[in-house]
RNA sequence: GCUUCAUUAGCACAGUUGGUAGUGCACUUCACUCGUAAUGAAGGGGUCGCCGGUUCAAGUCCGGCAUGGAGCU
Numbered sequence: 001g002c003u004u005c006a007u008u009a010g011c012a013c014a015g016u017u018g019g020u021a022g023u024g025c026a027c028u029u030c031a032c033u034c035g036u037a038a039u040g041a042a043g044g045g046g047u048c049g050c051c052g053g054u055u056c057a058a059g060u061c062c063g064g065c066a067u068g069g070a071g072c073u
Stems, first nucleotide, its partner, number of pairs: 001072007010025004019056001027043005049065005
């Protein structure tokens, strides 16, 4: 330098015909307990890596950039 994959909540990830962004763990509160853990209930947390484009509508499609992984030279 070229090819390819990934980037979504604190962490691990899902979102596969474009149509209001989800799960698990973690966190907060409550219940239960002598107390803690476990368990149950409720709740908070996201400019979907960044900048543009297409579209009535983009996490999803297109282009560029950034970061990381793999391969080739």
Transfer RNA from Lachnospiraceae bacterium TWA4, 73 nucleotides, folded computationally. The coordinates come from a structure-prediction model, not an experiment, and the mean pLDDT is 83. The RNAcentral record of the sequence draws on ENA and Rfam. Its Rfam family is "tRNA".